[in-house]
This record gives sequence, structure tokens and C1' cells, in this order.
RNA sequence: CGGGCCGGCCAGACGGUCGCGUCGCGUGUCCUCCGCCCUCGUGACGGAGGGCGCGCGCCGAGGAACGUCCGGGCUCCGCAGAGCAGGGUGGUGGGUAACACCCACCCGGAGUGAUCCGCGAGAAAGUGCAACAGAGAGCAGACCGCCGCACCGCGCACGUCGCGGGGCGGUAAGGGUGAAACGGUGGUGUAAGAGACCACCAGGGGCCCGAGUGAUCGGGCUCGCUGGGUAAACCUCGCCCGGAGCAAGGUCAGACAGGUGCCGAUGAGGUUGCUCGCCGAGGCACCGGGUAGACCGCUGGAGGGCUGCGGCGACGCAGUCCCGAGAGAGAUGGCCGUCCGGUCGGAUCGUGCCGCGAGGCACGGACGACCGACAGAACCCGGCGUAUCGGCCGACCCGUUCG
Repeated sequence: CGGGCCGGCCAGACGGUCGCGUCGCGUGUCCUCCGCCCUCGUGACGGAGGGCGCGCGCCGAGGAACGUCCGGGCUCCGCAGAGCAGGGUGGUGGGUAACACCCACCCGGAGUGAUCCGCGAGAAAGUGCAACAGAGAGCAGACCGCCGCACCGCGCACGUCGCGGGGCGGUAAGGGUGAAACGGUGGUGUAAGAGACCACCAGGGGCCCGAGUGAUCGGGCUCGCUGGGUAAACCUCGCCCGGAGCAAGGUCAGACAGGUGCCGAUGAGGUUGCUCGCCGAGGCACCGGGUAGACCGCUGGAGGGCUGCGGCGACGCAGUCCCGAGAGAGAUGGCCGUCCGGUCGGAUCGUGCCGCGAGGCACGGACGACCGACAGAACCCGGCGUAUCGGCCGACCCGUUCG
């Protein structure tokens, strides 16, 4: 210098002008209530609350606010239980309120590497599935071959010799098919072969030793000869799981009107389904009446910043500082100027490279035009996924060049 790979931060800036919303302070006006005085009518004064207006002030969308895919906080139901079904999850150990998230490690795979990926338990519990080709694709197989026996034909040097044919038997070492063929190499042995046997190797089982919290890794002895793939197929095993959700759910004020039918102690109904247990009188459908107001939940949190300590790390502990929208049909916007960032353009300036030349390419600056992404809180938080104009910072890897 070029390329790669991983992590973090920002999300246009400034000025002017007009305009929004909550809250706080002040002020004007109107209304209501209470107290008190008196002119006994609703008048003055004081206090409280509310509506409307004005002035001043603090603050006012996100890294994803999106998706609603997970996990929770919180709220309500259930005498809050048990089982089945169902769902989630799947290497080990940690973190966390919890998780399918995050960290570290193990195993396997990709890559020269930094690094990245994994629906990571079980195929000797069972059931399935694998086109075509092939003899045969799970406890299988004989197409071409090899060997033996007898028969037939031919030849001949007339020898239990050679060639050809089909039949019976043996065989799975050689060849072929296929993505994959029931271990590999070498030998013994055999009529020819075969883990039939042997040596070494790989795999599997059993036992033991060492390291490690563990997954696992390393080593030794031994057995026998070797029982593929697929569970992101059904399934088995281990661990975990009540349900519903802020349109949850409460407080205050105010108003009203119940009726009919069916079911129901031989049990209505009781927050997924079924069964048991427990509680125990309403439930469903239709007709009809009243209400839709105000407030809480609703923003001080598993919160954030800084410093120190512990830890490989996720993170934890301690101290200290900060409070950064709470709307309620739902606010934060418009215009102007400068700057910033980006895209394009002519070939305007400079530098470097290539080329005989014409010229071309790269980088930087000026000029002109255009653009400024994805997108918008609605109870809150921890994650994951998706979208996205760009800018900045850091670690590491590979290549090249120079010292």
C1' cells in the first nucleotide's frame, strides 16, 4: 500500500424566522364551593379547586421505535393440586430476573489464515424412506468371471493333452453397476476362494491409568472379525412449561328496568383440551332499558454515566453523580442561509502511471446540477430477526514493497 475478517460509536451540524405538546412559575378573566361582614341582596373580602387566554422557563422519538419470533416484570382468574395429551429445548460449564439470548470451552466441517458454520443425545427398542443403474442397498447377493465333476463335439505329437458348448456343484478374492456394496494392505492356506487363520492398521465392545468441574483428550491391556445412511422422518431418551393479557386490571362520579325460553344439586360454572380431585349456583340465547364522564395503571427503572476491585469472558460487587416524551385521535413541523456527507457531469487545475503518438486510467482540489437513507413512541424491559444513506475508531489475518 492492497485485500480480507471481527468488534464498537454516530445517525446530518450551525444560525435566523414562524409554529406545536406535557410539566413548572407568574398573571388576567370566568365559573363552582367554603368562611366571614353587612346594606338581607347575592354585594365586598379571604381561601380552595377548575375552565379559557397571555408571558417566561426545563424537556420533547429509535438503532432499529419495525416484525410480534422468544423471555420476563406487572395485572387478573383458579382452595392455586395430580395425571394424560400438547408445546419448547438438546455437546459441557458458566452469565442473567429469565430465554431458543450472551460468554468460554469440546467435537465435527469450510478456509492458507484471521475467522465462520452446526435444529451437535440415541440407528444393537421399533416402524419407515433412499429415483435410476445393479446379481445384490440390511442382517443382501451371482451379471462377467475363477475352480471341480461328468457328458457332447473337434483337433492332435494318442498323453487322465488342448479348444468349444451347455448341465450340476463350490466361491465372493478379481472385473462391472452405483453417491454408497457387509473393513484395508500383505501373507498362510485352498480345487479355486473367503478373517478360515496370521501380522500390521482403522473401526467397535470390555477393563484400567493419567489430565480436566465437565463435554472430551491421551495412553495401556484384551476380545473377536467387523451389525451401512437417514431421526431438520415417525419415534425413544434427558431437561423445562397453569392460563389470559394494558382492549390486563382498578378508583370515583352518574344513570337505569326488567322480561321470555332452554339447561342446571342425577351438579350450572370455575381462563387451551381430556380425566380425577376440590369449590359450589348459576349458565346460555333472544327482546328491552341506562351509561360511554374523570382519574389511576403511565414512567425512578432487573435505569444510565464515571471510577475502583474481581473474573479469560459474558458479567458481578462497591462508591459517586444524573433523571434526559408520557400523548389520549394521539405533540416535536415549515421556510431561508451556510457548512458537512454522497452521486453524477464536463475534461477545469495539479500529481502519478501506461502509450511511438493520438490519447487513456487513478487520486486530490475547484466549478455546476441533484440528493440526504431505513423510518415514528402508546405499560415497560432483556434478546433475536428484517430494512437502511453514509461517516468515524480499534483489533487481527493474508499478500506485496521498502528499511